Record summary:
The RNA shown here (transfer RNA) has 71 nucleotides and comes from Tetracentron sinense. Model confidence (mean pLDDT): 81 of 100. The RNAcentral record of the sequence draws on ENA and Rfam. Its Rfam family is "tRNA". It is annotated as a transfer RNA. The organism belongs to Tetracentron, within Eukaryota.
RNA sequence: GCAUCAGUGGUCAAGUGGUAGAAUAGUACCUUCCAACGGUACAGACCUGGGUUUGAUUCCCGGCUGGUGCA
Numbered sequence: 001g002c003a004u005c006a007g008u009g010g011u012c013a014a015g016u017g018g019u020a021g022a023a024u025a026g027u028a029c030c031u032u033c034c035a036a037c038g039g040u041a042c043a044g045a046c047c048u049g050g051g052u053u054u055g056a057u058u059c060c061c062g063g064c065u066g067g068u069g070c071a
Stems, first nucleotide, its partner, number of pairs: 001070007010024002018054001026042005047063005
């Protein structure tokens, strides 16, 4: 340099045009003599700029970051 894949809460990871869900971690409460475990609730995210669309995390293009392969 070329090709290709990926980017979603603190971490990890689904979702694939119509309000973003789980696990883990966090906070509060219940439970317990106290903890641990368990239960309930709460808060927390779509890398970035454009385009298409009634509507974009999702489709298209560019950029950035990272991985892989080739040179």